Molecule: FMN riboswitch aptamer (RFN element)
Organism: Extibacter muris
RNA sequence: UUCAGGGGUCGGGUGCAAAUCCCAACCGGCGGUAUAGUCCGCGACCCGUGCCAGUGGUGGCACGGCUGAUUUGGUGCAAUUCCAAAACCGACAGUAAAGUCUGGAUGAGAUGAA
Numbered sequence: 001u002u003c004a005g006g007g008g009u010c011g012g013g014u015g016c017a018a019a020u021c022c023c024a025a026c027c028g029g030c031g032g033u034a035u036a037g038u039c040c041g042c043g044a045c046c047c048g049u050g051c052c053a054g055u056g057g058u059g060g061c062a063c064g065g066c067u068g069a070u071u072u073g074g075u076g077c078a079a080u081u082c083c084a085a086a087a088c089c090g091a092c093a094g095u096a097a098a099g100u101c102u103g104g105a106u107g108a109g110a111u112g113a114a
Base pairs, nucleotide, nucleotide: 001114002113003112004111011023012022013021025100026099027090028089029042030041031040032039037088038087046065047064048063049062050061051060052059053058070086071085072084073083074082092103093102094101
């Protein structure tokens, strides 16, 4: 410098209306480490401060803050990572209340490859 860089509501109930409620189903970014959504660290979202640009709405950059959730048994030198079982978690805005729909986003980005 170039390229890559997030997945998922089958089926059913109630209702005027729900992929949002209820039953049920499904999904799991990046680095580290005995192979990890739940350990350690990072990114995204959101918030604050400073500087710069702008008449303004606002935008860019830097720094800082915030940041969910796991146990039991087994094997083994070693695993909250494997195997078995049972659990749990998931930004903001919109809308009948959303991890899964639509939107900011043809964005940003940890990081990886050449």